[in-house]
RNA sequence: CCAGGGGGCCGGGCAGCCGCGGAUGCUUGCAUCCGAGGAAAGUCCGGGCUCCACGAAACGAGGGUGGCGGGUAACGCCCGCCGGGGGCGACCCCAGGGAAAGUGCCGCAGAAAGCAAACCGCCGAUGGCCCGCUUGCGGGAUCAGGCAAGGAUGAAAGGGUGCGGUAAGAGCGCACCGGGGCGCUGGCAACAGGGCUCGCACGGUAAACCCCACCCGGAGCAAGGCCGAAUAGGGGCGGCACGUUCCCGCAAGGGAGCAGAUGCGUUUCGCAUCGACCGCCCGGGUUGGCUGCUUGAGCCAUGGGGCAACCCAUGGCCCAGACGAAUGGCUGCCGCCACAGAUACGGUCCGGUCUUCCGGAUACCGUCUGCGGAGACAGAACCCGGCUUACAGGCCCCCUGGCAUC
Numbered sequence: 001c002c003a004g005g006g007g008g009c010c011g012g013g014c015a016g017c018c019g020c021g022g023a024u025g026c027u028u029g030c031a032u033c034c035g036a037g038g039a040a041a042g043u044c045c046g047g048g049c050u051c052c053a054c055g056a057a058a059c060g061a062g063g064g065u066g067g068c069g070g071g072u073a074a075c076g077c078c079c080g081c082c083g084g085g086g087g088c089g090a091c092c093c094c095a096g097g098g099a100a101a102g103u104g105c106c107g108c109a110g111a112a113a114g115c116a117a118a119c120c121g122c123c124g125a126u127g128g129c130c131c132g133c134u135u136g137c138g139g140g141a142u143c144a145g146g147c148a149a150g151g152a153u154g155a156a157a158g159g160g161u162g163c164g165g166u167a168a169g170a171g172c173g174c175a176c177c178g179g180g181g182c183g184c185u186g187g188c189a190a191c192a193g194g195g196c197u198c199g200c201a202c203g204g205u206a207a208a209c210c211c212c213a214c215c216c217g218g219a220g221c222a223a224g225g226c227c228g229a230a231u232a233g234g235g236g237c238g239g240c241a242c243g244u245u246c247c248c249g250c251a252a253g254g255g256a257g258c259a260g261a262u263g264c265g266u267u268u269c270g271c272a273u274c275g276a277c278c279g280c281c282c283g284g285g286u287u288g289g290c291u292g293c294u295u296g297a298g299c300c301a302u303g304g305g306g307c308a309a310c311c312c313a314u315g316g317c318c319c320a321g322a323c324g325a326a327u328g329g330c331u332g333c334c335g336c337c338a339c340a341g342a343u344a345c346g347g348u349c350c351g352g353u354c355u356u357c358c359g360g361a362u363a364c365c366g367u368c369u370g371c372g373g374a375g376a377c378a379g380a381a382c383c384c385g386g387c388u389u390a391c392a393g394g395c396c397c398c399c400u401g402g403c404a405u406c
Stems, first nucleotide, its partner, number of pairs: 001402010012334007020035007037377001041388002044386005049220004062216005067081005082096001083094004097211002102209002104205003119151002121147003126144002129140005159177006178200001179198004184193003224291004234282006243258006260274006298317008336373002339370004345366003348361005
């Protein structure tokens, strides 16, 4: 320098002016202080908090998790390790328990897909057939039959490679690898190493049912709690008697009669008025107000423990609480990018002298000036811990492979 791997961080800064939300103060319209994010997002996991249900526990249903050990309030998260796979490597990926408990499935292709089978192929030692003759041998074809090495199909074909062996073959025999069983050693463990033994045994699939182990009650701040006034309506009590029948009307309601209460009169009866209003209390609804509400598994610094995740100690700090939902706009300077111009001051290159220097070249970099441009993803809504997803541009650290030079 080129190509990559891993991790962390920023995501504009300062000032002025005009605004917005909140808190506090008083001189009540001013002052002071605070005011979005790394994801505030998706709402996918885990909790706090609140209400509801429920004796505890166990079993069952349903859902989830799944190598081992740690971290944590907890987790499906994080760290370290193990095993498998990929990469020359840094490093990356894995729903990573059980397939000899049982059931199901294995499309197409293929002879055969699960208590094996034979399309091409190989052989034909043995028994038969044909030919030759040296009459017990040689040759040929492959009828019976043998085989599964090779080819072909497939994601997968009943361990793999090699040697021997054989008619051809085959764990048929042997060596190594793989695998089953039983001890040993190391490790907390997952597991690793090695020994003996068994020719090797029922392929794959559990994000198929299932089995095993562990975990899980439900709903969510629109949770939940508190609270006037007004209006309309309901109920109870009281002042104070408040009913019943019929007609019209969809209904609200209206009308008539009877009974009742009160009053009056000419008192075995008749007339008028009334059925409203007022007061107190109770609980609910609509709309709202207050609360929950932000001090918390908090943040920062230092020291210590640990490989790490993380933990401990000490000190310091307070850092949005809106609800028709604030956190914004303009200007200037700096920073970033591109272009144009200036400059031989520094870098760079060449030569000389000899060491701090001199001369020359060059606008490539720095420097200065001018003009222009860019600024992402996105915005709290009860609060935390994670995961996932989005993100213009930029910075830092560690590591790997290669090339060049010393």

The prediction has a mean pLDDT of 76. A computed fold for a 406-nucleotide RNA from Qipengyuania gaetbuli, annotated as Bacterial RNase P class A. It matches the Rfam family "Bacterial RNase P class A". The family's RNA type in Rfam is ribozyme. It was read from a public genome assembly, where an Rfam model found it.